Transfer RNA from a Propionibacteriaceae bacterium, 73 nucleotides, folded computationally. The coordinates come from a structure-prediction model, not an experiment, and the mean pLDDT is 80. The organism belongs to Propionibacteriaceae, within Bacteria. Its Rfam family is "tRNA". It is annotated as a transfer RNA.
RNA sequence: GGGCCUAUAGCUCAACAGGCAGAGCUACGGACUUUUAAUCCGCAGGUUCCGGGUUCGAGUCCCGGUGGGCCCA
Numbered sequence: 001g002g003g004c005c006u007a008u009a010g011c012u013c014a015a016c017a018g019g020c021a022g023a024g025c026u027a028c029g030g031a032c033u034u035u036u037a038a039u040c041c042g043c044a045g046g047u048u049c050c051g052g053g054u055u056c057g058a059g060u061c062c063c064g065g066u067g068g069g070c071c072c073a
Stems, first nucleotide, its partner, number of pairs: 001072007010025004019056001028042004049065005
């Protein structure tokens, strides 16, 4: 220098063919327990990496950039 993959909640990841952004864990509150843990119930948490474009509508499609991973030179 070239190619491919990837970036979504504090963490690990979903979101099929463009149509209300979700799950588990963690945190927080409660029940239970002598206490802790476990278990159960509830609740909170998002500028979907950044900047543009297309569209009635973009996490998803297109362009550029940035970070990470792999391969080639």